[in-house]
Model confidence (mean pLDDT): 83 of 100.
Predicted 3D model of an 84-nucleotide RNA (c-di-GMP-I riboswitch aptamer) from a Bacillota bacterium.
NCBI's taxonomy places the organism under Bacteria, Bacillati, Bacillota.
It matches the Rfam family "c-di-GMP-I riboswitch aptamer". Rfam links the family to the GO term cyclic-di-GMP binding.
Of the family's consensus pairs, 95% are formed in the model.

RNA sequence: AGCGAAAAAGGGCAAACCUGGCGAAAGCCAGGGACGCAAAGCCACGGGCCUGUAGCAUUUUGCCAUGGCAGCCGGGCUGCCGCG
Numbered sequence: 001a002g003c004g005a006a007a008a009a010g011g012g013c014a015a016a017c018c019u020g021g022c023g024a025a026a027g028c029c030a031g032g033g034a035c036g037c038a039a040a041g042c043c044a045c046g047g048g049c050c051u052g053u054a055g056c057a058u059u060u061u062g063c064c065a066u067g068g069c070a071g072c073c074g075g076g077c078u079g080c081c082g083c084g
Stems, first nucleotide, its partner, number of pairs: 012037002017032006035071001041077003045074003048069003055063003
């Protein structure tokens, strides 16, 4: 000088559940709360999953997204530390 892998440090987010609110629902927002997460930061582009107001139909039900899930996976963009 170059390469590789970590530890550590500063922190960050926030599942279930509870309370209040929005919504037909899935779910979302706020507060509390931590199961966990090295992208559990952002994006609905692909797959998948959830709901089914309205609509359609073979009308006990079924189909169906224009609704939703980024903490289901893939992908895109961005971010902190890393021989002191």